[in-house]
Context: one part of a larger RNA
Molecule: small-subunit ribosomal RNA, 5' domain
Organism: soil metagenome
Order: sequence, then structure tokens, then C1' cells
RNA sequence: GAACGAACGCUGGCGGCGUGGAUAAGACAUGCAAGUCGAACGGGAUUAUUUCUGUAGCAAUACAGGAAUAAUUUAGUGGCGAACGGGUGCGUAACACGUGGGGAAUCUGCCGAGAAGUGGGGGAUAGCUCGCCGAAAGGCGAAUUAAUACCGCAUAUGAUCAGGGAAGACAUCUUUCCGACAUCAAAGCCGGGGCAACCUGGCGCUUCUUGAUGACCCCGCGGCCUAUCAGCUAGUUGGUGAGGUAACGGCUCACCAAGGCUAUGACGGGUAGCUGGUCUGAGAGGACGACCAGUCACACUGGAACUGAGACACGGUCCAGACACCUACGGGUGGCAGCAGUCGAGAAUUUUUCUCAAUGGGGGCAACCCUGAAGGAGCGACGCCGCGUGGAGGAUGAAGGCUUUCGGGUUGUAAACUCCUGUCAUUUGAGAACAAGUGGCCGAAAUUAACUACUUCGGCCUUGAUAGUAUCAGAAGAGGAAGGGACGGCUAACUCUGUGCCAGCAGCCGCGGUAAUACAGAGGUCCCAAGCGUUGUUC
Repeated sequence: GAACGAACGCUGGCGGCGUGGAUAAGACAUGCAAGUCGAACGGGAUUAUUUCUGUAGCAAUACAGGAAUAAUUUAGUGGCGAACGGGUGCGUAACACGUGGGGAAUCUGCCGAGAAGUGGGGGAUAGCUCGCCGAAAGGCGAAUUAAUACCGCAUAUGAUCAGGGAAGACAUCUUUCCGACAUCAAAGCCGGGGCAACCUGGCGCUUCUUGAUGACCCCGCGGCCUAUCAGCUAGUUGGUGAGGUAACGGCUCACCAAGGCUAUGACGGGUAGCUGGUCUGAGAGGACGACCAGUCACACUGGAACUGAGACACGGUCCAGACACCUACGGGUGGCAGCAGUCGAGAAUUUUUCUCAAUGGGGGCAACCCUGAAGGAGCGACGCCGCGUGGAGGAUGAAGGCUUUCGGGUUGUAAACUCCUGUCAUUUGAGAACAAGUGGCCGAAAUUAACUACUUCGGCCUUGAUAGUAUCAGAAGAGGAAGGGACGGCUAACUCUGUGCCAGCAGCCGCGGUAAUACAGAGGUCCCAAGCGUUGUUC
């Protein structure tokens, strides 16, 4: 000199863009952060219409009950999602990360492309009802019911599999062709036409091939300190066989052999998430890894598996532990390192805000619902950038202050005064972009035997949290807006008074003991400026 996720002191007008728990991975009140589908399913509730029965009435009618249809809604079964997104950096010196390869040793829901199919049956179980236990959380029994829930059967384009031929390669092998026996599927829902049989559209379902995406495994190389750590290792190193996995493998096990690593630093100890990058520097380097992006690890602590395409699962399950809460004392419940917020510790770090309008995600045919992701607003001079606090004229160089050799000098064109301007703030009015779509209506094309529906295209209408914000136009008036540090040398900037080795200053040298440009105050000056200094850290 530069930099910072900074803090502290004094001061503080506006705006834009960023950024804000670095310490206790300490404990957490409260609210929200993952749901959705009634076009998978039976049931319930509400409303409307029709109809039936009963009661009252001569009747119209009123009330009560039942059935059907339609609409709305939903606890439960079922499907998909909940493994993404969001947070933190505890652990980890490791194929964790980066980079370059390999998988002829692998899996991949939803999505795209292609081929084939979607036949016929069965038994249950939630819910509901009844009974029982419990303070609660919750649980048990009986009867009964549905499905795109569950289980057989048929079919097999096909897949798996013994074996054989050919070609190729890199050793185990790969590709292709033939192929015995055997094994392996499925589910419906919503529309349109038709008297019906049936035909047809959309969304699904099943098998197979392939793509894309995501994931997993292996290897070369690279990146901390320590020898006051020199030897380490028995599943250890290799083999055979078996198990296990999506898959290779001591991954696991039985047996056999005695190997394997190491001064090119094994093993041990300390520290630490890694990277793109950031800061500094002419560079080489050095230090760091906030925000943003990629990746890994973790979710009160430790362990385990289940479900599933995917987890050994932050807002799932089980076990153990610590802590906290409820309790009828028998027993239960919980997990903010999600967004806000509270306490604590700390020098120190924000609102218990608005909206799904946009982008993206989940579900759904869709309308739409959910989304503390995200988009916005709020707070903080925490940072960077921009603007303003007025401009021009104005000498009797006014008054006051300070100083003086008492003549003056300085503050100083500074003020007053005159003439202007109107940025920002204030006020009045107008007033955005971010909107593309979806949906509705109309029309056209394509498809179909035909219409509807689906698909494509065109026109009109509809959707804004931010926000009455940005911005624009008008009004008024210099009116509302300057401080901080320094002035001995380094280092730009000097005098007076007080004090008298005292009080004090200080980054280094050093100043102060009666004329202190170094302490304290004042005037003046210098530097920077909505900031200025100090402290800490890095280069």
C1' cells in the first nucleotide's frame, strides 16, 4: 500500500447492487417448511331434482323416513412423490476431492424411439357397525365390503438358461447364428358413435430392445505439518472352493501357502471437508476456501435393517443412551446443522414479513393444490459504486475569535448583501416492464367409416406478490443534510496559553525536570469525507 462475512470509538443526508451466526455440530417455546390424485376403490356428509311410504289435514300443503340421479366435499384402502429441493462442516489425510482413463465386472422409476400384448378366475382386508381394554398415546376381538391392493391359471413377440457353429479380440472373454428341457406378464379408468353386436380416441398396465439422465465400481497422477513417531501388519498378503452383491473383489467364510507395506517416509501423532476460485504480488510465489457453482460427509449420540428404481433415509421405522416434556405413576411423547424466532456463550451477525405473479419442483387428463425452493419487501454505512449538503457576484477586507514587534497580521470572498438554480429529500397528480402460458369462446387443418374427443395453428377475453413502487409531469423554498483524524522526524500540516520527569503521550526514534511546534485546551493549517480513525488477520 492492498484486502476483509470483520469488531470497537466518534459521526451520520439519499439511492442502486451485493452481503449478514466466523463463537456453542450448545439447548430450543411457537408457527410454517411435502404433499397430491374422487378420471384407481368402496363408504360417509351436504345440497338440488325426481319418486315412494308414513303422520296432520277435506284438499292445496307441511313434517319425518327410504330409494335413484347429479354436483360439491372427504376419514380410509390404493398410486406417485416424500432419496429432489433446503441446511451445516462434526467426522474424514481417504479413490473423499480434482484431473485423465477403464467397466469385455454394473444398475437406472419417471422421460424419448421401436416391437408385441392387455384373456379368464379366486380369496382376503382397511373403512363402516358391534363389543372390550386404556388417563392418554393407542390397542384387541367379532361380523361384513371394494379396487389400477393381493394371489393362481392361459398365452410368449420376447427375456433367462445347458450346448453347438462362425468371426473377432485383451487372459478371464465379446459379437452373431442355431437351439433342447424348463421358468417368467398384465388393470383398468374417462370420453365419442351405435338399438345392439361392436367400432374408435385419450390416459394407463405388461414383456423386450435401445437412447437419454442419474448412480455404482476400479486405476494413473496431483494437493498439509511432524522422525522428540522407525519399524507396521493374522483377514494381514496371495491361492482354491463356496456364499453374497446390480456388479468385480478377503466383501464374508472354510481350507492351503507365508506373504504384504516401509527413509521415494510405512505405522503413529497433530490439523483440516475438497475443488472451480478469492486476496495479495510485476511475476514466481504466499495465505485463504465467506457469498456463487460442482462434489463429499452429517442430521440429539451410537448401532441396525425395512420399504423402494433409488436410502441404510434431516421433518420414516426399530434398539440402546443422554436430555427435555405430559401423566390418573400403569405408561407415553420429542429432536430447528429447513425459514423466521428465543435463551446461552461471545467483540460480533437481521423480520416470529408478502406472494406463488415469474422461474423451477411434486401430484393430477385438466382445472388446480402444495412449495420458508424461489421471487420480493424489512433491518444493519457491513462492503462497493453513484449523488447531494448549493452556484455566481460580493472589500469599508465589517463584527467576533486568535495573534502581535501594537504598526499590523490572520480567519477571509469566508460571512452579511445581490442575482440565480432546483439534483436528493418534501408535496400534488399520472403511472410501468417482468405476461409467456393455462383456461373459456370462435374459426381452420390433421385424424376417424362418421361425429365427439385428442393434436397443431390463428383471433378475442382472462392472470402482478413486488406496487400506486420504479419512472414521468407539476409546486414551494437555500430552505432539511458534515464530520473524523492528524500537525517533532519518518509524514502533508504551527502558534498561544496551562502544566512543570507531575498530569500525561507513544507505531519506531523518543517527548515532559518553568519559554514543550511531541502532554492538555484554544486559534489556525493539512488529509480524507458520509464517513474517519483504532484493533485484529493475510500478502